[in-house]
Context: one part of a larger RNA
RNA sequence: CACCGCCCGUCACACCAUGAGAGUUGGCAAUACCCGAAGUCCGUGGGGCAACCAGCAAUGGAGCCAGCGGCCGAAGGUAGGGUCAGCGAUUGGGGUGAAGUCGUAACAAGGUAGCCGUAGGAGAACCUGCGGCUGGAUCACCUCCUU
Numbered sequence: 001c002a003c004c005g006c007c008c009g010u011c012a013c014a015c016c017a018u019g020a021g022a023g024u025u026g027g028c029a030a031u032a033c034c035c036g037a038a039g040u041c042c043g044u045g046g047g048g049c050a051a052c053c054a055g056c057a058a059u060g061g062a063g064c065c066a067g068c069g070g071c072c073g074a075a076g077g078u079a080g081g082g083u084c085a086g087c088g089a090u091u092g093g094g095g096u097g098a099a100g101u102c103g104u105a106a107c108a109a110g111g112u113a114g115c116c117g118u119a120g121g122a123g124a125a126c127c128u129g130c131g132g133c134u135g136g137a138u139c140a141c142c143u144c145c146u147u
Base pairs, nucleotide, nucleotide: 003110005107008103009102011100013097014096015095016094018092019091020090023087024086025085026084027083028082031079032078033077034076039072041070042069043068044067047065048064049063052061053060054059113134114133115132116131117130118129119128120127121126
């Protein structure tokens, strides 16, 4: 500043975060199945071998190696999900912002008392119906308290 007051909502403008959104792009941890390197281990070992054993020797035995098979197994592949984040035409409200628009709902009996619940309606605040409350003014009456 004190009714030339206060104040509500729609609309317009700017900015901020956010919900929905056909979808889309990535991250993360797993699941099921497929494939399966290196390597250990297991099996096999007809091919190979100086050392050990037997033997004069040939050779045999033991052991070892290559090779082969298997279990496990990294990476990779396929599939459907989980979770987190980015982007997304459009869309919903929210917040903020000295001097925008429309009205005037509330605060005085705020000019139709207000508010709550509910239903319907409406540019907007709101309006109307029904029920409830007084946290309503005014008038009258009653009860109580103080002087």